[in-house]
Context: one part of a larger RNA
RNA sequence: UGACGGGGGCCCGCACAAGCGGUGGAGCAUGUGGUUUAAUUCGAUGCAACGCGAAGAACCUUACCUGGCUUUGACAUCCUUGGGACCUCGCAGAGAUGUGAGGGUGCCUUCGGGAACCGAGAGACAGGUGCUGCAUGGCUGUCGUCAGCUCGUGUCGUGAGAUGUUGGGUUAAGUCCCGCAACGAGCGCAACCCUUGUCCCUAGUUGCCAGCGAUUCGGUCGGGAACUCUAGAGAGACUGCCGGUGACAAACCGGAGGAAGGUGGGGACGAUGUCAAGUCAUCAUGGCCCUUACGGCCAGGGCUACACACGUGCUACAAUGGUGAGUACAAAGGGUUGCCAACCCGCGAGGGGGAGCAAAUCUCACAAAACUACUCGUAGUCCGGAUUGGAGUCUGCAACUCGACUCCAUGAAGUCGGAAUCGCUAGUAAUCGCGAAUCAGCAUGUCGCGGUGAAUACGUUCCCGGGCCUUGUACA
Numbered sequence: 001u002g003a004c005g006g007g008g009g010c011c012c013g014c015a016c017a018a019g020c021g022g023u024g025g026a027g028c029a030u031g032u033g034g035u036u037u038a039a040u041u042c043g044a045u046g047c048a049a050c051g052c053g054a055a056g057a058a059c060c061u062u063a064c065c066u067g068g069c070u071u072u073g074a075c076a077u078c079c080u081u082g083g084g085a086c087c088u089c090g091c092a093g094a095g096a097u098g099u100g101a102g103g104g105u106g107c108c109u110u111c112g113g114g115a116a117c118c119g120a121g122a123g124a125c126a127g128g129u130g131c132u133g134c135a136u137g138g139c140u141g142u143c144g145u146c147a148g149c150u151c152g153u154g155u156c157g158u159g160a161g162a163u164g165u166u167g168g169g170u171u172a173a174g175u176c177c178c179g180c181a182a183c184g185a186g187c188g189c190a191a192c193c194c195u196u197g198u199c200c201c202u203a204g205u206u207g208c209c210a211g212c213g214a215u216u217c218g219g220u221c222g223g224g225a226a227c228u229c230u231a232g233a234g235a236g237a238c239u240g241c242c243g244g245u246g247a248c249a250a251a252c253c254g255g256a257g258g259a260a261g262g263u264g265g266g267g268a269c270g271a272u273g274u275c276a277a278g279u280c281a282u283c284a285u286g287g288c289c290c291u292u293a294c295g296g297c298c299a300g301g302g303c304u305a306c307a308c309a310c311g312u313g314c315u316a317c318a319a320u321g322g323u324g325a326g327u328a329c330a331a332a333g334g335g336u337u338g339c340c341a342a343c344c345c346g347c348g349a350g351g352g353g354g355a356g357c358a359a360a361u362c363u364c365a366c367a368a369a370a371c372u373a374c375u376c377g378u379a380g381u382c383c384g385g386a387u388u389g390g391a392g393u394c395u396g397c398a399a400c401u402c403g404a405c406u407c408c409a410u411g412a413a414g415u416c417g418g419a420a421u422c423g424c425u426a427g428u429a430a431u432c433g434c435g436a437a438u439c440a441g442c443a444u445g446u447c448g449c450g451g452u453g454a455a456u457a458c459g460u461u462c463c464c465g466g467g468c469c470u471u472g473u474a475c476a
Base pairs, nucleotide, nucleotide: 001476002475003473004472005471007470008469009468010467011466012465013464015460016459019424020423021422022421023420026315027314028313029312030311031310032309033308034306035305042053043052064301065300066299067298068297069296070295073125077124078123079121080120081119082118083117086103087102088101089100090099091098092097107114108113127290128289130288131287132286136284137283138279139278140277141275143273148187149186150185151184152183153182154163155162156161167178168177169176193267194266195265196264198235199234201232202231203230204229208224209223212222213221214220238261241255242254243253244252245251317417321376322375325372326371333364334363335362338357339356343352344351345350383414388409389408390407391406392405393404394403430452431451432450433449434448435447436446
């Protein structure tokens, strides 16, 4: 100087407390461990691995296994040589591949050849998701959006170092003020950026409709530019104003005005460093290793196994509910190998159909919870839907291993969950639906969007994590 303390002081955080809803019990989905297996590819492992890499394993993906093949190779550059390239068809085979037949004679040219392209050959080489993340770059997680981490000069100390950065206040903040052997500065904080909340101006189609007219009653038409909205440019919030407290400070408390008030809400943004944290399987890369194989191609299988254990979720156990009926209100997105309307068929998944739309125009697309009246009457039920049987639909060469969905039948566990444990402070939790990426198909996951919309916070003694000062230490 640090680190540590079941030392002290001050302070903060959904850290506790106060509340609300869960997990842990059930069924299922999904990931992991374990076990099994020819293979169940690999990685991630306290917080910070476990709906994680994977924004989508039937083939492909795919790295694994079995079997069948291949050796200058699926891919790159160079050399020699032959040829057109290329297209179509047949046979054998699981296919890779092998073999045969036919069509076809291109472009530039100084007629030597050349540029792509294909076959054969030789070797330089290719190739490796093989190892090492403890050789690395890059990227990322974490402490932590915590308020810290440093430097120059000066001063002090033999020196390691100290000072500044400590102290008194204050703040979300090393934020600011005052003091001070320090004076300044840098990286962080904040602001600048995006979004949301109010208003003005500009613009008015595909969007809008107050007034006027028409109307097939649909902003549909004429029209309008007010309003909503869209998207550009501005205004607006700064403790600016008033009162009080304070040290005549910084600041804090209350108030006015205001759409918004003290960082208005949300996001992007992550200092010096820590964990030899994670990743050699995104990529790149040193070293090592394989080179008729640890490379390459193909078919089938596996990654989907199942006594069990754990994590994360979904659906429930019901009446604040279930079934059927009627009726209302979103936002944000996607669409041409696409979204697919009207209409017809089917109980339905869906099929037919073909209008419109590269979309503020057409379409996905009926939002659901809510509301209205009825029914069920506390029951393993008109709760719950697992499982299983049958019949189908769609995607796709192909749904056996191993897809999703529909209909009929079946109707399991489950009556609110032990010890323990998680999230959340406001348009939040809870609850309800909608969309997108990936994607042929496949969503209870992920990322977004809106609808309805709470309770509680006395307080900081305690648990956990963190910041500053101080103290002890046989630790570095």
The part of an RNA shown here (small-subunit ribosomal RNA, 3' major domain) has 476 nucleotides and comes from an uncultured prokaryote. The coordinates come from a structure-prediction model, not an experiment, and the mean pLDDT is 85. RNAcentral holds the full RNA, with entries from ENA.